[in-house]
């Protein structure tokens, strides 16, 4: 330098055009003599950045940034 894959709450993943969901973690409540465990409730992401297409974009297209991998 080139090819491919990827970038979504604190972390790990779903969502392949139609109100962004789940697990772990976190906060509060219940339970306990207390802790753990368990159950319930809740906060937290407008999806790496900027454009484009579309009635509508996490999703499709272009550029940039970053990560992984392969080739040179």
């Nucleotide at each position: 330098g080139g090819g491919c894959u990827c970038g979504u709450g604190g972390c790990g993943a779903a969502a392949u055009g139609g109100c962004a969901u789940c697990g772990c973690g976190c906060a509060c409540c219940a339970u306990u003599g207390g802790c753990u465990a368990u159950g319930g409730u809740g906060a937290g992401g407008c999806u790496g950045c900027g454009g484009g297409u579309u009635c509508g974009a996490c999703u499709c297209c272009c550029g940039c940034c970053g990560a992984g991998u392969c080739c040179a």